[in-house]
RNA sequence: AAGGUGGGCGCGCGGGCGAACGCGUCGCCAAUCCGGUCAGGGCCGAAAGGCAGCAGCCGUAACGAAUUCGAUCGGGUCGUGUGUCCCACCUUCC
Repeated sequence: AAGGUGGGCGCGCGGGCGAACGCGUCGCCAAUCCGGUCAGGGCCGAAAGGCAGCAGCCGUAACGAAUUCGAUCGGGUCGUGUGUCCCACCUUCC
């Protein structure tokens, strides 16, 4: 001086973990005062019909739950590649 190996550090890629957020799902869900429909009954009308509307039902805001998906953040997370930047060792040549 060259090559190789290992470690450190930096960078890239791929995973995994955690947090909180959003979508989806499920549960729950309204006090006289979320919406719709409104049996029965009530009211108006000569009638046809109309009106309001309890219960029930459906949907929903909010709330709760487990968890998939989505992106974000985190790190003494894990794997891998790379840099010759640092350290050590080995080999060869001069």

Bacterial small signal recognition particle RNA from an Alphaproteobacteria bacterium, 94 nucleotides, folded computationally. It matches the Rfam family "Bacterial small signal recognition particle RNA". By type it is a non-coding RNA gene. A reference for the family is Rosenblad et al. (2003), "SRPDB: Signal Recognition Particle Database", Nucleic Acids Res. From the family's description: The signal recognition particle (SRP) is a universally conserved ribonucleoprotein involved in the co-translational targeting of proteins to membranes. Model confidence (mean pLDDT): 75 of 100. It is recorded under the gene name ffs.